[in-house]
Molecule: small-subunit ribosomal RNA
Organism: Victivallis vadensis
RNA sequence: AGAGUUUGAUUCUGGCUCAGAACGAACGCUGGCAGCGUGGAUUAGGCAUGCAAGUCGAACGAGUGUUCAUUUGUAGCAAUACCGAUGAGCAAAAGUGGCGAAAGGGCGCGUAACGCGUAGGUAAUUUACCUCUAAGAUUGGGAUAACCCCGAGAAAUCGGGACUAAUACCGAAUGUGGUCGUUUGUCGCAUGACAGAUUGACUAAAGGGUAGGGAUUCUUCGGAACCUGUCGCUUGGAGAGAAACCUGCGUCCCAUCAGCUAGUUGGUGAGGUAACGGCUCACCAAGGCUUACGGGUAGCUGGUCUGAGAGGAUGGUCAGCCGCACUGGGACUGAGACACUGCCCAGACUCCUACGGGAGGCUGCAGUCGAGGAUCUUUUGCAAUGGGCGCAAGCCUGACAAAGCGACGCUGCGUGGAGGAUGAAGGCCUUCGGGUUGUAAACUCCUGUCAUUCGGGAACAAGAGUUUGGCGCUAAUAUCGCCAAAAAUUGAUGGUACCGGAAGAGGAAGCCACGGCUAACUCUGUGCCAGCAGCCGCGGUAAUACAGAGGUGGCAAGCGUUGUUCGGAUUUACUGGGCGUAAAGGGUGCGUAGGUGGUUUUGUGUGUCGGAUGUGAAAGCCCACUGCUUAACGGUGGAACUGCAUUCGAAACUGCAAGGCUUGAGUACAGGAGAGGAGAGCGGAAUUCUUGGUGUAGCGGUGAAAUGCGUUGAUAUCAAGAGGAACACCGGUGGCGAAGGCGGCUCUCUGGAAUGUUACUGACACUGAGGCACGAAAGCUAGGGGAGCAAACAGAAUUAGAUACUCUGGUAGUCCUAGCUGUAAACGGUGUACACUUGGUGUAGGGGGCGUUAUACCCCUCUGUGCCGGAGCUAACGUGUUAAGUGUACCGCCUGGGGAGUACGAUCGCAAGAUUAAAACUCAAAGAAAUUGACGGGGGCCCGCACAAGCGGAGGAGCAUGUGGCUUAAUUCGAUGCAACGCGAAGAACCUUACCAGGGCUUGACAUGUAACUGGAUGCCCCGGGAAACCGGGGAGGCUUUCGAGGCUGUUACACAGGUGCUGCAUGGCUGUCGUCAGUUCGUGCCGUGAGGUGUUUGGUUAAGUCCAGCAACGAACGCAACCCCUGUGUCUAGUUGCCACUCCAGCGAUGAGUUGGAAGCACUCUAGACAGACUGCUCGUUUACACGAGAGGAAGGUGGGGACGACGUCAAGUCAGUAUGGCCCUUACGUCCUGGGCUGCACACGUGCUACAAUGACCGGUACAGUGGGAAGCAAUACCGCGAGGUGGAGCAAAUCCCCAAAACCGGCCUCAGUUCAGAUUGGAGUCUGUAACUCGACUCCAUGAAGUCGGAUUCGCUAGUAACGGCGUAUCAGCUACGGCGCCGUGAAUACGUUCCCGGGCCUUGUACACACCGCCCGUCACAUCAUGAAAGCCGUCUGCACCCGAAGCCGCUGAUUCAACCCGCAAGGGAGAUAAGUGUCUAAGGUGUGGGUGGUGAUUGGGAUGAAGUCGUAACAAGGUAACCGUA
Repeated sequence: AGAGUUUGAUUCUGGCUCAGAACGAACGCUGGCAGCGUGGAUUAGGCAUGCAAGUCGAACGAGUGUUCAUUUGUAGCAAUACCGAUGAGCAAAAGUGGCGAAAGGGCGCGUAACGCGUAGGUAAUUUACCUCUAAGAUUGGGAUAACCCCGAGAAAUCGGGACUAAUACCGAAUGUGGUCGUUUGUCGCAUGACAGAUUGACUAAAGGGUAGGGAUUCUUCGGAACCUGUCGCUUGGAGAGAAACCUGCGUCCCAUCAGCUAGUUGGUGAGGUAACGGCUCACCAAGGCUUACGGGUAGCUGGUCUGAGAGGAUGGUCAGCCGCACUGGGACUGAGACACUGCCCAGACUCCUACGGGAGGCUGCAGUCGAGGAUCUUUUGCAAUGGGCGCAAGCCUGACAAAGCGACGCUGCGUGGAGGAUGAAGGCCUUCGGGUUGUAAACUCCUGUCAUUCGGGAACAAGAGUUUGGCGCUAAUAUCGCCAAAAAUUGAUGGUACCGGAAGAGGAAGCCACGGCUAACUCUGUGCCAGCAGCCGCGGUAAUACAGAGGUGGCAAGCGUUGUUCGGAUUUACUGGGCGUAAAGGGUGCGUAGGUGGUUUUGUGUGUCGGAUGUGAAAGCCCACUGCUUAACGGUGGAACUGCAUUCGAAACUGCAAGGCUUGAGUACAGGAGAGGAGAGCGGAAUUCUUGGUGUAGCGGUGAAAUGCGUUGAUAUCAAGAGGAACACCGGUGGCGAAGGCGGCUCUCUGGAAUGUUACUGACACUGAGGCACGAAAGCUAGGGGAGCAAACAGAAUUAGAUACUCUGGUAGUCCUAGCUGUAAACGGUGUACACUUGGUGUAGGGGGCGUUAUACCCCUCUGUGCCGGAGCUAACGUGUUAAGUGUACCGCCUGGGGAGUACGAUCGCAAGAUUAAAACUCAAAGAAAUUGACGGGGGCCCGCACAAGCGGAGGAGCAUGUGGCUUAAUUCGAUGCAACGCGAAGAACCUUACCAGGGCUUGACAUGUAACUGGAUGCCCCGGGAAACCGGGGAGGCUUUCGAGGCUGUUACACAGGUGCUGCAUGGCUGUCGUCAGUUCGUGCCGUGAGGUGUUUGGUUAAGUCCAGCAACGAACGCAACCCCUGUGUCUAGUUGCCACUCCAGCGAUGAGUUGGAAGCACUCUAGACAGACUGCUCGUUUACACGAGAGGAAGGUGGGGACGACGUCAAGUCAGUAUGGCCCUUACGUCCUGGGCUGCACACGUGCUACAAUGACCGGUACAGUGGGAAGCAAUACCGCGAGGUGGAGCAAAUCCCCAAAACCGGCCUCAGUUCAGAUUGGAGUCUGUAACUCGACUCCAUGAAGUCGGAUUCGCUAGUAACGGCGUAUCAGCUACGGCGCCGUGAAUACGUUCCCGGGCCUUGUACACACCGCCCGUCACAUCAUGAAAGCCGUCUGCACCCGAAGCCGCUGAUUCAACCCGCAAGGGAGAUAAGUGUCUAAGGUGUGGGUGGUGAUUGGGAUGAAGUCGUAACAAGGUAACCGUA
């Protein structure tokens, strides 16, 4: 610090996800030790048991126990024992009294608050214990617990009587003081504060406890008084610490909470409080607050986590504050409470009960149940620190100190170290060679941390008390304070930490991951199954993604997962974002609050800047040093705490106050421009209608029609009239207006802008939340109006349908008046204002200059409105002085897609609806711009037997052949749009053969190897069974050899053979197709952020990306062309088997004409080798060039004709059955052998052919002319036989030698238009040939038979010249043949092409796109089914709360108080008074009740839409001109 994910690829926008850190965590697997921390986050749910607040006998009385001493008595000889008394000491239970119990400890319910934080205030306050200081402490009194007696009760507990004490209670005195009153001075900040004075009034106590000592006094001889010390007591003052109240500022979310408030706001007076105060009350006034009020959530902070920071999240442990103590209310006591382990009442719950009544409160420490994913021991000790009480010793202390449990966290240590290669074994992989695990192990040599064991063994301990000594105080050697010494002591943790010895590598490693992000790869299993997954995504038979294994990577006593927070996320943007098209500018203006504001002077000092002071608790973070062996952890110091307050200063900027200025803004004036607005009036053209005339059969409408109108006279035409609406031409990216919008002419009223000129005002300005006004069309209300047009509606068409598009009609509406509505793709998709920043060119309005008599022209300038374009900006497109550039000010708006501009609520509206505006749920995208393709019922250019022009066919018939289908035991398999279908198959009777039935074999029909055995081969012959294969039996014969053995073979066994079994979607190879179409790319350069472009586009030209020119391109490659073969012309060479012109010879013939054979010869033909020739080379025209057109010459002319040759790629095209081959499958069978059958099966459909339908013909007779080829298990002549197929026979020929070899044509004859002398299917009969074998199932011949068929519907195929068409011939396969097929050969030999509009296919350019599996694309909505969340809903059930009323506990306060009462007063007393009190009563009031509202949650028959689902149904709305351009608002 980034990364993955939208696309075919790209850039951007934008969301989702990941890598990091953290945690009071939980879960899974695993788990050695130690230190330090930490541990009920949920039910503030319920709690058994134990403990958590006592202490003081030096405040008090009585009693008890015990020790000692003395002693009466009793028993005993006595020791002694017992009972009792007195005194002293010690101890403890209960009680009176004092202090404490308000601290400490727990929890976070409540609380959005002066609760907390921070800074201040109290002149408005209180304070026990503590410290300092001043003064005092005189004198009396009456009770009451305990104890005892009586009584009630189950208990808890209570009542009555009698006795007694105090540092308990009460009276009086005194008054340093205090309070009040009066008064003086000083000060302050308003109320006031402080210090004095005062003969005024009021106001206190316990001289009690205790220690030692001592002169004195008294004494019952115990002691007491007195003095001193000390602890206490009282009244004041001061302090410290603590508490209380008040104030500024800060402190979460919701406006779908906008108004709230009657003690409310203030005043006067009173009450109350420690104290101010509506805190409370009476009266008066009518105020007060406003992000109030309401709702939700939450203890706040120091801090903690994260982050570069700013921020965001959080508040567990520790610390400060607050709140709470079963729920609610209340007071009492007290310095302090409205009190966690106090009291009273009400309620819920639990327990006890004798049923009458009582008891209780773990949110203290442990512990238990429950709920929960989840959180510990019913431990030890007061040794330390701290607290309470006490003079002290000491007691108490679940505070605390320790230990225990939990890997919950942080930190440290260990599980060994070195050497060790036959790179062992085993595992895994393998291309079978090896590789890897891996120096890893074994093995050798060491070490000894931790654990184990044995031994030693701490610190935390200081004190307090006692004794002694010294000093100080003192009358004092008492006491007290300080110091020193002595002795005996005080440790829970703990025999722990730590140290030493011993033994032995011994006891100690797992978890997760390995497709990318993200470090780390292979095998096996599985087969869209099982499963994985944080995102993208894996899995459908070769999964680095599932599961297992090996290996590897990471971390490590842990590792992963889950949850949560921050980060990454600049994805709420203060730092630090945006709004033309991605989400986002309000429809427009006016204007309030607010925000911002020209220039200058002076003042002030709000903001701002600087200094100082106080504070910002400690802990924490950071730094330095330091202590535990280190670290975590701890200690000391520093820094920091960015803040707040007070105070001193500065004056540039900002604000404020005052005064100026004119540039911003405004006003006045002048002449012009304009569909600016409102009202009134007028006008012509056109449509329609009415009337009349002329006139006759149609009109109208459409792609074509029909509905419709018309003989009752339409349409057409003329004239007159009526009525409504809109205003042609001018008219223009011209004008005006804020926008919506505005268009005939005239008049009236009226708004604004521009220009020009000076004059005036003097910042009056800009923006603008709310608010107000305007606001197209549609729509609504009421009343008019209604010509045309026209939702709805009707009809006619179209269509599969057509609730549409088209047509004929047609009502609301459109128009006017008065209101409402308030929305539009209300768009420049661009808020308003101001300033600045290169240009060019139009246009509208005004002004100026030059020039004109005047226009005009030209130049300058201001304003408006367009186009092009520079810099800049932008993701790009684009924008560009009319900014989307650079800045300033203000407003509005956005934060992934869908759900949804929807629901609910609220406001507005007559309604329709508008405005405001969510959530659950769901997806990993949605989107913008541009790129390359593909596509379009988009456009342009071009080509092709593509169409057209022609010739001949197919489709109809019969037959042949292939396919589908059907059938079958099997009809083997494959090919299946073009590009399968006379295709694989260049030849299925058996074989082939893969299929079926039956019968056989099992190392096999075939290959290699090993072992064993037996024998000599193999093989052959014979017999039996059998359809054969095969099985069983027998026989003859018989290898090499240097006697080791070799080769061959049989049998058995094992490796293995074998498979036309599967997968062509695992493959190689080969092939088809687009297409012999002209294309496909690369290097460098250049352009672009990039995908990519350029080159390859453009203008010509070509068969061609062929060539030329131009051009940010220059070159190059694969294709095109050429090079190769055949053919067409010539030359040369060569001359057998070819040739025979010339010459010679021989035969036949007549000696002739001639013919046959031979010789010679190679001229010619031919054969087959080399070469030549054609290149737009030459001429003319056009042309820049390329090239094109015409011509000459030439055998051939513009690639001469034909062939081979097939770019990058596409179709998961075809082939595992040609061969090869991965994987899978079968192995007495899916292998192999045999016999027979099938592949030939036939209601049917299709493709490809043959033969015909005839006279351009059929038949008969005669007569010519080829070439390619083939031939030995072959071709076969002459000859003979047969009507013929053929047979007999065999010359010649392994071939330019011999053999196999033409037909159409031509000549003559006949047939005469018929189902024929056409056609030949079918069938009967007789044969031939091949072959073991022609039944299923061969070909051919002869005789007989003589079917359909008379030129073929829609549609469709081939062909542009030696081509089509017609004719025959050869040949591969092959025993034969289904060949009419394939591949070749020659013979005869045409017609037509105007042209590119259309069909098909293709190429190039361009355009649109929501397509990229690429239009056989994408995609919308209803309906049906399932699931999920949600709205509405008659209601029902909770919960919170307002108002009204009822009832009203305890309690404070008030009143009454006849009940009761010791202290004080009067009184001799009785009694009375004062005061208090039981009880009653009143206000207030908790809980409760009744009624009626509101908020919120749950549930609800039914219902609404939404989302998601497998290949459902119906259509086809959108994307291309999407086939009616699309979209927005409205009905």